[in-house]
RNA sequence: AGAGUUUGAUCCUGGCUCAGAACGAACGCUGGCGGCGUGCUUAAUACAUGCAAGUCGUGCGAGAAAUCCCGAGCAAUCGGGAGAGUAAAGCGGCAAACGGGUGAGUAACACGUAAGUAACCUACCUCUAAGUUCGGGAUACCCCUGCCAACGCGGGGCUAAUACCGGAUGUGGUCUUGCGAUCGUAGGGUUGCAAGAUUGAAGGUGACCUCUCCUUGGAAGUUAUCGCUUGGAGAUGGGCUUGCGGCCCAUUAGCUAGUUGGCGGGGUAACGGCCCACCAAGGCUACGAUGGGUAGCCGGCCUGAGAGGGUGAUCGGCCACACUGGGACUGAGAUACGGCCCAGACUCCUACGGGAGGCAGCAGUAGGGAAUUUUGCGCAAUGGACGAAAGUCUGACGCAGCAACGCCGCGUGAGGGAUGAAUGUCUUCGGAUUGUAAACCUCUGUUGGGUGGGAAGAAUCUCCACAGGGCUAAUAUCCUUGUGGACUGACGGUACCACCUUAGAAAGCCCCGGCUAACUACGUGCCAGCAGCCGCGGUAAUACGUAGGGGGCGAGCGUUGUUCGGAAUUACUGGGCGUAAAGGGAGCGUAGGCGGAGAUACAAGUUGGGAGUUUAAUUUACGGGCCUAACCCGUAAGCUGCUCCCAAGACUGUAUCCCUUGAGUAUGGGAGAGGGAGAUGGAAUUCCAGGUGUAGCGGUGGAAUGCGUAGAUAUCUGGAAGAACACCAGAUGCGAAGGCGGUCUCCUGGACCAAUACUGACGCUGAGGCUCGAAAGCUAGGGGAGCAAACAGGAUUAGAUACCCUGGUAGUCCUAGCCGUAAACGAUGGACACUAGAUGCUGGGGGGGAUUAACUCUUCAGUGUCGCAGUUAACGCGUUAAGUGUCCCGCCUGGGGAGUACGCCCGCAAGGGUGGAACUCAAAGGAAUUGACGGGGGCCCGCACAAGCGGUGGAGCAUGUGCUUUAAUUCGAUGCAACGCGAAGAACCUUACCUGGGCUUGACAUGGGAGUGAAAGGUUCCAGAGAUGGGAUCCCUUCCUUCGGGAACGCUCUGCACAGGUGCUGCAUGGUUGUCGUCAGCUCGUGUCGUGAGAUGUUGGGUUAAGUCCCGCAACGAGCGCAACCCUCGCCCUUAGUUGCCAGCGGGUAAUGCCGGGAACUCUAGGGGGACUGCCUGGUUUAACCAGGAGGAAGGUGGGGAUGACGUCAAAUCCUCAUGGCCCUUACGUCCAGGGCUAGACACGUGCUACAAUGGCCGGUACAAUGGGCAGCAAGACCGCGAGGUCAAGCAAAUCCCCUAAAACCGGUCUCAGUCCGGAUUGGAGUCUGCAAUUCGACUCCAUGAAGCUGGAAUCGCUAGUAAUCGCGGAUCAGCAUGCCGCGGUGAAUACGUUCCCGGGCCUUGUACACACCGCCCGUCAAGCCAUGAAAGAUGGUAGUACCCGAAGUCGUUUUCCUAACCCGCAAGGGAAGGACACGCCGAAGGUAAGACUGUUGAUUGGGGCUAAGUCGUAACAAGGUA
Repeated sequence: AGAGUUUGAUCCUGGCUCAGAACGAACGCUGGCGGCGUGCUUAAUACAUGCAAGUCGUGCGAGAAAUCCCGAGCAAUCGGGAGAGUAAAGCGGCAAACGGGUGAGUAACACGUAAGUAACCUACCUCUAAGUUCGGGAUACCCCUGCCAACGCGGGGCUAAUACCGGAUGUGGUCUUGCGAUCGUAGGGUUGCAAGAUUGAAGGUGACCUCUCCUUGGAAGUUAUCGCUUGGAGAUGGGCUUGCGGCCCAUUAGCUAGUUGGCGGGGUAACGGCCCACCAAGGCUACGAUGGGUAGCCGGCCUGAGAGGGUGAUCGGCCACACUGGGACUGAGAUACGGCCCAGACUCCUACGGGAGGCAGCAGUAGGGAAUUUUGCGCAAUGGACGAAAGUCUGACGCAGCAACGCCGCGUGAGGGAUGAAUGUCUUCGGAUUGUAAACCUCUGUUGGGUGGGAAGAAUCUCCACAGGGCUAAUAUCCUUGUGGACUGACGGUACCACCUUAGAAAGCCCCGGCUAACUACGUGCCAGCAGCCGCGGUAAUACGUAGGGGGCGAGCGUUGUUCGGAAUUACUGGGCGUAAAGGGAGCGUAGGCGGAGAUACAAGUUGGGAGUUUAAUUUACGGGCCUAACCCGUAAGCUGCUCCCAAGACUGUAUCCCUUGAGUAUGGGAGAGGGAGAUGGAAUUCCAGGUGUAGCGGUGGAAUGCGUAGAUAUCUGGAAGAACACCAGAUGCGAAGGCGGUCUCCUGGACCAAUACUGACGCUGAGGCUCGAAAGCUAGGGGAGCAAACAGGAUUAGAUACCCUGGUAGUCCUAGCCGUAAACGAUGGACACUAGAUGCUGGGGGGGAUUAACUCUUCAGUGUCGCAGUUAACGCGUUAAGUGUCCCGCCUGGGGAGUACGCCCGCAAGGGUGGAACUCAAAGGAAUUGACGGGGGCCCGCACAAGCGGUGGAGCAUGUGCUUUAAUUCGAUGCAACGCGAAGAACCUUACCUGGGCUUGACAUGGGAGUGAAAGGUUCCAGAGAUGGGAUCCCUUCCUUCGGGAACGCUCUGCACAGGUGCUGCAUGGUUGUCGUCAGCUCGUGUCGUGAGAUGUUGGGUUAAGUCCCGCAACGAGCGCAACCCUCGCCCUUAGUUGCCAGCGGGUAAUGCCGGGAACUCUAGGGGGACUGCCUGGUUUAACCAGGAGGAAGGUGGGGAUGACGUCAAAUCCUCAUGGCCCUUACGUCCAGGGCUAGACACGUGCUACAAUGGCCGGUACAAUGGGCAGCAAGACCGCGAGGUCAAGCAAAUCCCCUAAAACCGGUCUCAGUCCGGAUUGGAGUCUGCAAUUCGACUCCAUGAAGCUGGAAUCGCUAGUAAUCGCGGAUCAGCAUGCCGCGGUGAAUACGUUCCCGGGCCUUGUACACACCGCCCGUCAAGCCAUGAAAGAUGGUAGUACCCGAAGUCGUUUUCCUAACCCGCAAGGGAAGGACACGCCGAAGGUAAGACUGUUGAUUGGGGCUAAGUCGUAACAAGGUA
């Protein structure tokens, strides 16, 4: 620091996801040791048991027992002493308000921070001043006694105090009054003096005898100490007040009656509506009141570069709470966790009358939960309470235990060791890897185990000794200081140390497709499963599971959850809004924000300096202590904040003065569809009346509905009505926007220009608010010609609730009022300033041109186009900014759900405004690129159409296919590009299929072992369907040799490796092939352009069959294709001359190159020539090239062939062959017989033969070429009607044979008929091939003589030696062709042309397609699942209001009752004071009532989302077929 994911690819926008760190964690697997920490986040749920707050005898009175000892007694027992002034209890003092727990409540002065308190308190402690006097009456405990289950409650009697009460004194304090001083921001504070009033106390202990008394010694007394009282001061701790700061919701907008303030009182430690009476009517709020939700706050902690964000465990500070609610008492302090009273819920006890209790203290239990420990030890240390002290108490605390919960440290060994052992795994079978890893050798001894030793933490207090100091009369005593000594350890026989012991006891977890380090095998087969995102898995999975190997971390490793980060993805630092989400429809304007130039003052902001504070801990740096680290300690920094003081005066602000350039006013002009009202005009349309006139009109792609003989349409005349204003008219003008268009008049708004004068910042923007606001729509009343939703009819269509047509109502128009929305768009808020220009248009002004017209220069304002810089993701924008800046407003934060629901506001309604969530997806999107596609465009080509000729589709047959059938009908090929295709030939074989019968190292190959050489093979016999089995017979292997044998070859047996498979996968492959297409295309290097995908080149202008060539050009070159080179046909030359040829010469025949000969010709087959737009004319751009012409056998590629670019179709083929993987192995192999591939209601393709006279038949007669031939072609002769047979010459071929070519031509016949056409079918008889023609061959003869009379929709081939037509040959092959491949004979017609159909090429355009239009995609319906709205209702919760009842309790009242202290009184009694009852105000819980808010649930209902292959259509994307 980034990465993955939208696309075919690209850039951008944008979300989702990952890598990091962290945790009071939990879960899974695993687990050796130690140190330091941490440990109920949930039920503030309920709690058994034990402990957690007591202490003081130096405040007080009283005071046991067990037990022991002594004495008395026979004993029971009694007395005394010790236990012991002890225990327990009581009065009293102090503490219990601390310490410890928890976070329910609380949005608050609760907290943090900074201040204030002139409005306050403070026990214990310290310092200081003064005092501590004289009395009194009770009471608990105890004793006697009563009630009671218990808790407990009474009555009588005794007694003490540092308990309680009264008096005195008054240094002082407080209050009142008077006189000052001083300070202060106001109220006022502090203080001095004087007078008056008022107000205190308690003693305990130790010691001593100087003074007084008794006098051993004591008492008063003195002294010390601890207390007590009244003050002052301090310290500490608090109370109260204030500024500022820190959550969400506006779908919470208004709240408030003690409310806000005042006066007076009460109350409090203290201010205060804190409370009360009266008076006034205030107070809070858009800078968010009120309400709702959530939450203890902070130091800090986590994260982050920081700013921020999240969090508030442990430690520390504050607050709140203590079963829930209310209340006071005591006290310095509480409205009190381990106190009290009341109410409520719950639990327990009960004798039913009544009582007891509160773990959110430490342990522990139950429950809840994913989840959180021991009912431990000790007060040794630290701290606390009490005490004079010893000391007691202390679940605070110190320790130990449990838990890998976290951090940190250590170990599980180290070195050597290659036959690179074995095993495992993989393998191309060679090997590789595991791997120096192990074994083995040499060491070490951390941890562990054992034995022994063994700390620090301890110093106080106290006691003892010694030496000082103080008090005092005192060297007593007491207090105090120092030194030395003694005493005290839970942890713990722990840490640590030494020795002994053995490599011995100690490694796992996750991951290995990319992100992200790490790869193979097997299993599985869209199954099982994985997954953080993208995504893996449908038979070769580096993604599932296992194994081997590897990577990472390591006593841990992963997963889950949560937070921050990455995320600049809420943007202060640090984002955006033309098209990606996002500018309000427009204006006016309130609050607010911002604001021109100069001067002065102030100092709020701002800046600098200083001071205070920012607790400690934490953090950082340095240093130190535990072996190190974690951890701990010290010092410093820091704590970014707040407050105060001083200074500065630039900028902002405030105040004052001033200025004119911003803004405005006045004057003069001209422009304009700016607005409102009134009047008015012509054209057109329709209607009405009349005339003329006759059969149609109208409408459409074509029609029909409709109108018309009752007279339409057309035409003429007249009239009526409503609406809109042709031409002018323009990328023109005006307006804020919406919008505005005949003409005239009136009223009226704004802008612009020119020149001067004036005001003097008066400005800009604008949350709320107000106004305007197209069309449609609504209300009421008019109006209604045309047009026209709805509706009706006619068409179209599979349907057509549409598009088209004929009609037609609301509406459109006017008046008044609503509505308030639009793609209200420049998809671009407003204002100001700055930043090159060019060129139009509109409205003004100025200059030049003689004033003018034209023209020209210039300047303002407006409105367009192009364009530099700049900017932008790109497109584009570009002085009219989307550039550069400033100010203000509005808005955005992934897609869907959804602009929906609920709530509220507005509206008559329709609806509008505001505006979510659950759930769901990993995208949705913008711009541009390359393709592909379009019922887009342009150019061009092709038997593509057209023009022609002949076919197919109808018939019969042949052949292939589908389907069906079958035991099997083997398999493959399936639009073009499968279907006379693989198959150049299925009776057996082929053959792969079926049935049946056999074989199992096999029909075939290689290797090992054993045997054999009479084995194999030939002939033959038997059984059998045959394979096969058995027998007979014939033959009796070759080579080398040291003669033992060996080798080769063949066979048999054995059994292991293996063979074998036309079994699967052509979607694992090679090779081969088809197709687009013989179409003209497909690319590369360098350069250039672009952020990039890419572009350019290859586009453009011409031209060509051609990306063929030329010209131009940011391109210049090049490659694969095109063309040419190759073969063949056509002309000529040359060479050669047999088997071919024969002109001339000779010979010969019935005839024939038959013979001699010839080498001319034809021909054969070798080599050459020839054609190149070379020549001429014209056109074009002078080019390329085109048109015409000459010559030529051939002319513009001369005809034909071979030749097939980059690629496309997962095209075809595993059954040609090869091959990975999988499968079978007495069978899916192999052999054999028979059957099947030849089936048949049917459908299709390709053909043959026909339907006839351009013909059939009969007779005669002529002319080819390509080819083939020895298991062959076969002349010739004979036989047969014929197929053919018999005999047989010749020929391994320019020699012989196949071999008569046929159509044609000549003559005859048939005469339009299902025929003398046609030949299917069937019967009979044959021939040939073959082991064998039954299933199932071909041919011949005789007989039979079907359909068919030119073929619907549709469709195919062909542009010249072509189509058509005629025959011939060959491959395969024993035989079998209408098929296939070739050959020649005869031999046409037509092409105007490129509109249309099909296919293709180039350019361009649109695109939501990229599996690329056979694409994409929308909505209803049907099915399943999910969340959600509404809903008659039902059922909870919360807060408040009104009323009723009213506990405890404070306060008030109290005519009743009670009472020791004080007063009066001899007493009785009375008073004062206190208490109780009662009453009153307030008052918790409870009750009643009507509502509010908010959950849960609800028959039914609404839409929404999701879910490979459901239904109906085809809305959108191309002009998407109606933009």
Description:
A computed fold for a 1523-nucleotide RNA from a metagenome, annotated as small-subunit ribosomal RNA.